[in-house]
């Protein structure tokens, strides 16, 4: 210098003019109102995000249910250790796969509890004899019977692989070596690792049923609390005196009356001091934790946060709070910082 | 705020449960029938099954994420 890889950070700045929301103060005491107060005005302070988004997980908060324990059903998660209020998140580490490498990805428990499935091809798909090989029968044949998975062929996959012994020919049938799994021993906190020892039930699939372990009561700020208009709804009472409707009449029912309950447009609270933010020190590989100091930073309810001008090379991305936090995922112009890798050149 | 459903040739659907050659109707193209057109008959073309990953020998189908469309619930005003 080029290509790459990982992490972090910013999300225009400054000045001027006009405008909007919210808090506080002020005055005209201008308008409305009986008053409390409200509207207008002036000043001042403050005013979106890294994702405010999707609503995919985990919580806070509130109400309902259960108020003790267990089982079943349903759902979720899945190596190991740690972090956290908690998590399916994060960090570290192990194993596997990919990359020359920095590094990236993994639903990564159990197939030796049981069941299911493996199309087509192929003789045969969890058991099998098509060709071949061997033996016997047969006068012989392109014949029959039996043995055989070494060789051929099919397939993603054919009784773990390969060599020797062995045999009529063969076969883990036996042995050595290599791989898988199980048990022991050694190392490690654990997953796991090992040129050690013994065993052998050695196809794949659980994002098929299932089994094992762990976790989970439900609903949501239109929750919920208080005030409360009209219609409708529920319960009880009074009177069968009157009116209306079902029906012309009788009986019966409903409505009209009173009280209570539920819900309730609208209003107020919930509503921002919080698992909060910044800086420094300490502990830890890290996630994170502890201590000290400092700070208070939107809160609407038809919903404010905008527009224009100038300067900086340029100001342009995705997009906007609506109960609040921790994550994940997705969208995103441009700018910057740090660590590392590979290649080339030079010293 | 909460709960579902759908996405497959140009159009409308089946296939997804139980993974194994993507199917049907309309439409389109060519040929035949007819004096010509329609109808009818025959043949054919046209699909990365919404998108991106994963599991598997193999995915429209199973799993995860995303996008688009759509329906329902909240006594009414």
């Nucleotide at each position: 210098c080029a290509a790459g890889c990982a992490a972090g950070c910013c999300a225009g700045a400054c000045a001027g003019u006009c405008g909007c929301g919210u808090g506080c103060a002020c005055a005209g005491c201008g308008c409305c109102g009986a008053a409390a107060g409200g509207c207008c005005g002036u000043g001042u302070a403050u005013g979106a995000g890294g994702a405010a988004a999707g609503u995919c997980c985990g919580g806070g908060c509130u109400c309902c249910a259960c108020a003790g324990g267990g089982c079943a059903a349903g759902g979720a998660u899945a190596a190991c250790g740690g972090g956290u209020a908690a998590c399916g998140c994060c960090c570290g580490c192990c194993g596997a796969a990919g990359g020359c490498g920095a590094c990236u990805u993994c639903a990564g428990g159990a197939a030796a509890a049981g069941u299911g499935c493996a199309a087509c091809a192929g003789a045969g798909a969890u058991a099998u004899a098509c060709c071949g090989c061997c033996g016997c029968a047969g006068c012989a044949a392109u014949u029959g019977c039996g043995g055989u998975a070494a060789g051929g062929g099919u397939g993603g996959a054919a009784a773990g692989g390969c060599g020797a012994g062995g045999u009529a020919a063969g076969a883990g049938c036996u042995c050595a070596c290599c791989g898988g799994c199980c048990g022991g021993c050694c190392g490690g906190g654990a997953a796991c690792g090992g040129u050690c020892c013994g065993g052998u039930c050695c196809u794949g699939u659980a994002a098929a049923c299932u089994c094992u372990a762990u976790c989970c009561g439900g609903a949501g700020c239109a929750a919920c609390a208080c005030c409360g208009u009209g219609g409708u709804g529920g319960a009880a009472g009074c009177a069968u005196a009157c009116g209306g409707c079902c029906u012309g009449c009788c009986c019966g029912g409903c409505c009209g009356c009173u009280u209570c309950c539920g819900g309730g447009a609208g209003g107020u609270g919930g509503c921002g001091u919080g698992a909060g933010c910044g800086c420094a020190g300490c502990g830890g590989c890290a996630a994170c934790g502890c201590u000290g100091c400092g700070c208070c930073a939107a809160g609407a309810u038809a919903g404010a946060u905008g527009a224009c001008u100038g300067u900086c090379a340029a100001a342009u991305a995705c997009a906007g709070a609506a109960c609040c936090c921790g994550g994940c995922u997705u969208a995103c112009a441009g700018a910057c910082u740090u660590a590392c890798u590979u290649g080339c050149a030079c010293c | 705020c909460g709960g579902g459903g759908u996405g497959u040739g140009g159009c409308g659907a089946a296939g997804u449960u139980u993974g194994g050659u993507a199917u049907c109707g309309c439409g389109c193209a060519u040929g035949g029938u007819u004096c010509g057109g329609g109808u009818c008959c025959a043949u054919g073309a046209g699909g990365c099954c919404u998108c991106g990953g994963g599991u598997u020998c193999g995915a429209a189908u199973c799993c995860c994420g995303a996008c688009a469309c759509u329906c329902c619930g909240a006594c009414c005003a």
Two RNAs folded together computationally: RNase P RNA and transfer RNA, 424 nucleotides in total. The coordinates come from a structure-prediction model, not an experiment, and the mean pLDDT is 77. Rfam match: Bacterial RNase P class A.